[in-house]
RNA sequence: AUUGAACGCUGGCGGCAUGCUUAACACAUGCAAGUCGAACGUGAAAGGGGGUAACCCUGAGUAAAGUGGCGGACGGGUGAGUAAUACGUAGGAAUCUGCCCUAGAGUGGGGGAUAACCCGGGGAAACUCGGGCUAAUACCGCAUAAUCUCUAAGGAGCAAAGGUGUCUUUUCAGCAAUGAGAAGGUAUCGCUGUGGGAUGAGCCUACGUCGGAUUAGCUAGUUGGUGAGGUAAUGGCCCACCAAGGCGAUGAUGGGUAGCUGGUCUGAGAGGACGACCAGCCACACUGGGACUGGAACACGGCCCAGACUCCUACGGGAGGCAGCAGUGGGGAAUAUUGGACAAUGGGCGAAAGCCUGAUCCAGCAAUGCCGCGUGUGUGAUGAAGGCCUGCGGGUUGUAAAACACUUUCGUUGGGGAAGAAAUGCUCAAAGCUAAUACCUUUGAGAGUUGACGUUACCCAAAGAAGAAGCACCGGCUAACUCUGUGCCAGCAGCCGCGGUAAUACAGAGGGUGCAAGCGUUAAUCGGAGUUAUUGGGCGUAAAGGGCGCGUAGGUUGGUAUUUAAGUCGGAUGUGAAAGCCCCGGGCUUAACCUGGGAAUUGCAUUCGAUACUGGAUGCCUAGAGUAUAGUAGAGGAAAACGGAAUUCCCGGUGUAGCGGUGAAAUGCGUAGAUAUCGGGAGGAACAUCAGGGCGAAGGCGGUUUUCUGGACCAAUACUGACACUGAGGCGCGAAAGCGUGGGUAGCAAACAGGAUUAGAGACCCUGGUAGUCCACGCUGUAAACUAUGAGAACUGGAUGUUACUCCGUACUGCGGAGUAGUAUCGAAGCUAACGCGUUAAGUUCUCCGCCUGGGGAGUACGAUCGCAAGAUUAAAACUUAAAGGAAUUGACGGGGACCCGCACAAGCGGUGGAACAUGUGGUUCAAUUCGAUGCAACGCGAAGAACCUUACCUACCCUUGAAAUCCUCGGAAUUUUUUAGAGAUAAAAAAGUGCCUUCGGGAACCGAGAGACAGGUGCUGCAUGGCUGUCGUCAGUUCGUGUCGUGAGAUGUUGGGUUAAGUCCCGUAACGAGCGCAACCCUUGCUCUUAGUUGCUAACUCCACUUUAGGUGGAAAGAACUCUAAGAGGACUGCCAGUGAUAAACUGGAGGAAGGUGGGGAUGACGUCAAGUCCUCAUGGCCUUUAUGCCUGGGGCUACACACGUACUACAAUGGUCGGUACAAAGGGCUGCUAACCCGCGAGGGCACGCCAAUCCCAAAAAACCGACCCCAGUUCAGAUCGGAGUCUGCAACUCGACUCCGUGAAGGUGGAAUCGCUAGUAAUCGCUGAUCAGCAAGCAGCGGUGAAUACGUUCCCGGGCCUUGUACACACCGCCCGUCACACCAUGGGAGUUGCUUGCUCCAGAAGUCGUUGGGCCAACCCGCAAGGGAGGCAGACGCCGAAGGAGUGGGUAGCGACUGGGGUG
Repeated sequence: AUUGAACGCUGGCGGCAUGCUUAACACAUGCAAGUCGAACGUGAAAGGGGGUAACCCUGAGUAAAGUGGCGGACGGGUGAGUAAUACGUAGGAAUCUGCCCUAGAGUGGGGGAUAACCCGGGGAAACUCGGGCUAAUACCGCAUAAUCUCUAAGGAGCAAAGGUGUCUUUUCAGCAAUGAGAAGGUAUCGCUGUGGGAUGAGCCUACGUCGGAUUAGCUAGUUGGUGAGGUAAUGGCCCACCAAGGCGAUGAUGGGUAGCUGGUCUGAGAGGACGACCAGCCACACUGGGACUGGAACACGGCCCAGACUCCUACGGGAGGCAGCAGUGGGGAAUAUUGGACAAUGGGCGAAAGCCUGAUCCAGCAAUGCCGCGUGUGUGAUGAAGGCCUGCGGGUUGUAAAACACUUUCGUUGGGGAAGAAAUGCUCAAAGCUAAUACCUUUGAGAGUUGACGUUACCCAAAGAAGAAGCACCGGCUAACUCUGUGCCAGCAGCCGCGGUAAUACAGAGGGUGCAAGCGUUAAUCGGAGUUAUUGGGCGUAAAGGGCGCGUAGGUUGGUAUUUAAGUCGGAUGUGAAAGCCCCGGGCUUAACCUGGGAAUUGCAUUCGAUACUGGAUGCCUAGAGUAUAGUAGAGGAAAACGGAAUUCCCGGUGUAGCGGUGAAAUGCGUAGAUAUCGGGAGGAACAUCAGGGCGAAGGCGGUUUUCUGGACCAAUACUGACACUGAGGCGCGAAAGCGUGGGUAGCAAACAGGAUUAGAGACCCUGGUAGUCCACGCUGUAAACUAUGAGAACUGGAUGUUACUCCGUACUGCGGAGUAGUAUCGAAGCUAACGCGUUAAGUUCUCCGCCUGGGGAGUACGAUCGCAAGAUUAAAACUUAAAGGAAUUGACGGGGACCCGCACAAGCGGUGGAACAUGUGGUUCAAUUCGAUGCAACGCGAAGAACCUUACCUACCCUUGAAAUCCUCGGAAUUUUUUAGAGAUAAAAAAGUGCCUUCGGGAACCGAGAGACAGGUGCUGCAUGGCUGUCGUCAGUUCGUGUCGUGAGAUGUUGGGUUAAGUCCCGUAACGAGCGCAACCCUUGCUCUUAGUUGCUAACUCCACUUUAGGUGGAAAGAACUCUAAGAGGACUGCCAGUGAUAAACUGGAGGAAGGUGGGGAUGACGUCAAGUCCUCAUGGCCUUUAUGCCUGGGGCUACACACGUACUACAAUGGUCGGUACAAAGGGCUGCUAACCCGCGAGGGCACGCCAAUCCCAAAAAACCGACCCCAGUUCAGAUCGGAGUCUGCAACUCGACUCCGUGAAGGUGGAAUCGCUAGUAAUCGCUGAUCAGCAAGCAGCGGUGAAUACGUUCCCGGGCCUUGUACACACCGCCCGUCACACCAUGGGAGUUGCUUGCUCCAGAAGUCGUUGGGCCAACCCGCAAGGGAGGCAGACGCCGAAGGAGUGGGUAGCGACUGGGGUG
């Protein structure tokens, strides 16, 4: 785009079309083919009239039946069958043709029957039998007889029918009217035979006409001939005989499917699909068979037979055929009225009127399609109401509505009103015919008549916006977006895909978009699809080159000349039906539709030309191809013979305890003498080094020699003269493994055995070992049979190596150059998706063959062929799926590689893991044990401190504008005190108290009450978020601009060579620069200087006091030196020297220096990753809650305890413990505070109280250390848990549940399994001190100082990281991906004992109807003979025979359904 459509929702009108695609299933009922009295014989009735009636007249020679003629072969329906007896196109000869036209001829004279009718009989009926009468255009002779037929060419044979009109004459009947005839004429309609035409039909030929080879051979009347027969006609159409042919790979035969065509749909076309309506042809008419009649049928509404089915029946027998029009049932997703009319067009009959006509014309039903029209038009902003959204301002629906003005198509009502109608017939006139003014025919004129549709089309009037809009869609493709609901549910979906609490994708709504009386969906065809490629594709790696050759058919094929004219090209003629398509006109108001003309119909045939090319024919040529002669290289092939090294075995010698094997071992061999070694022998297999290459079609070929043999190459001449290339089938060759028969068997070695390894080990490793490997003969016929690259030919830059040969040059074991044939590497143009290929093409062309068409199913099933088998070749479908695949890119990963770093390992020191306790977590428990954090990167974490509070949890009791915020109204100052009840919150009562400012209205703060807006939520979502944080990681990375390269993703830069802690720096470089990171700048610490000097300092000087007389102690004055404090400077930069290095960057060493190569420490954390953590710090979207998930209060819980884990503390002791004594810090804190001294207490602490808002006073004792004493290796004078008792402090309150003190008690624990952690120097280890939080509570955390080590060879390994490279089927990225079995569910399918249908071959049986043949004893009117009887001719019945449908029997083939069980496959 389209449709004979269907379904869903909706539906105003008209025109024109169309309407069982399925069951060629079955059919009730009605109608669809009759007509003619001018062919014939008969012949009513109702009604009307007359009559008393019988009856007569009329109706009427009408209806009706019959004989006869014509028509029922047309028209109408359907598409079952049919793959060619069909159709289409173009031709042909051996034919027929009713009615029609035309020409010419004839139409004479006879005969015998028979229906109807009458009588009788049978039968239920359908129908039928017998007897009798009768007619014809029915039937039969005779005559006539040709341009007819036959012929022996002499001859012979063959026909008919009359009717009607009218005229003349006339007969009979009748009074007449009239009726019935006869003869003749004429007209007309018929009839017969013949010729021609037209129309129609039959037959023949060529070409075209679906798919499959998993259908390859078919055929006996088969192919041809001769002769008879048969037909309208040719012909094996049929028969007899003879011959052995005919068809087939250009697809026979068999099977499946199918009516064919003009055309229709689609497409730019070429094509593809289809064959409704309309038109042409064919076939069919319940199924099968058959003939009759006829001009034509083997006949839709005819006949006979058989069968199935239905109906009637008196059971004896009959009837029927809607695939005609309506209609019914059924089937189905689905397809209409049991309508009107012959008015028109057409058909049949008729002389005609006319009759018949479900053909046809109309109407009805259906939005089934196409076309047209309408559902209103204009104005109308306050942008109304309502709806929806909202950032709350508004926006949108929206000029839309309302309102005002106007119009009236269509529809409604009423009125008017065409065309389709032309005729026939009738009357009159004329002409023709004729003897005729008659009849008849033709023409003209006139009058009258004929409409189903039809309430027609069309026109007018009236009223009134009045009666008339839906459907689908809105994530992308694809025009159109928001809200609500839902929450991987419900659902959507054409593909991708949406939905797991913020869905533009589901559902609804608002809005929008697109079409519109329709709109969507489904189905189907073509297109897009260059996705079967003729136009117009491919095959190295994506699907795809046959394993290789020889060669048949076929296809293709050098130069030149002549000829031919098949192909090819041109002209003409015929045909190519009409309709349709296209163009130009015309008619319906327009269009659809109808109609006139033209063009086109690309085709076929005939004919005339052209001759370049292709083909055919005939010559010639040598460039392709081949042959001969001379050489060359070679693992080319086959057979035979020979050789040495090695392994193994056997014999012998020497010799002794092991050998062998592995990652390590063991099995195995060996004291019966192995391994090792020497000598001798046997046997089989394979041929090291040479080795680079070479040969062959491929597989493949490797010791040496001989024989036989194939091919290639080089050079020069001669010869043949296109002999060529490719190659479907076919034939041959064809690794390894395997198979068969017979040999052989040293080594190796499937299977097998043992030993190891392992969770297991049906493996890898080891020890053995049989087929096999080897030979001969035969089979198999496959491989990643690969260059994943078919063969042949031509053309198109080069460079380098190598093999073979020839030639040339040369300075000659050689070197250089040229050519040909191989082989290999790199590369130009070009090609390619890229990788890559690139004269050995995957470049540019030609010829031929093979092969491919998404993945899986599957190279499978079935069938067939081959094979001994294994199996091979050929080769599907159902079903399933949105990808599978190629090349390249960036990452990530690797039990890949190279380089480098890190307390990563190693080297060390000390721990954890074992014990007790503390603390956190899991688990469990509980009314609650609130919540969060969960590998590293949760677990002494949030929590810098849960008895109440905190507190979020539980229980109980209360409150509801609320504990706290803003606003409003009213009242009251606020506030304080007391009492009662209660666990308290709270409630009730009582008392005290009247404040501040003021413009005198009131106002501010506070308290109480009330109403609602609202508050509140540690409720949910960290996977909606902000902010903050952790981690990789203080790792050295991560990017950008411009340029360049690439089709692109991307690359380059950022890689490389060095170097560094560092992408730090240097050099190189299609890159040049730049940003964030690194470093530096900041703080602190280490050295020095300057400045300053209180509360800090005190060396010297001075004074006082004490004294052990000292560098003494205390104090004062004084000082600014020192320490210190805190402000500012300096200092370190690879700056200097030497070496190494590319002379660079830098590194190594050194000097100087307090400090040396970043001096130590800190702060500082790139792009990003982990949907990492946090909604319970805070903020925040959405959701939820609102007398509760909010708020208050008491109590409880967070502190539970079979257990498991993490992190600490204390120990296990003598480098220790206890007691006594003596020293030395730093950094902090302090008024709700730190608290001296003194007194009391064993102690925690208490009392009193100085000082200090701090370099001044206090906390404050530093501890380890050091000195001395005791302990003497033990569960201890270690260790301190636990428990008992008594206390202290804080606090409203230490029961659950604080810390500390004293006395007593004195558990486990004797250095800790597997495993695991920290640390590289003022570090580890060890020792104490301080602070935050805090009423109290520290074994935790954050800081501070004291004492103060050991070790680092080094980078193989473990872990983590960086850079480069490589592989990848990974990309939520190795915690990836993914294979197969098993289990479960479902689906399709193969096999399957069989079973049930359908179809078909062959062999038979049987044989209806019927044609034909034979016979015909029975029977017969026409003709002949005969006076007759009878006979003859001819015929009928009957019988027989051939053929012959259905049916039956047997045996095969094919195909489909079902099938216990079973096989694999697919999906989940």
Model confidence (mean pLDDT): 85 of 100. Small-subunit ribosomal RNA from an uncultured bacterium, 1468 nucleotides, folded computationally. The sequence is in RNAcentral, with records from ENA, Greengenes and SILVA.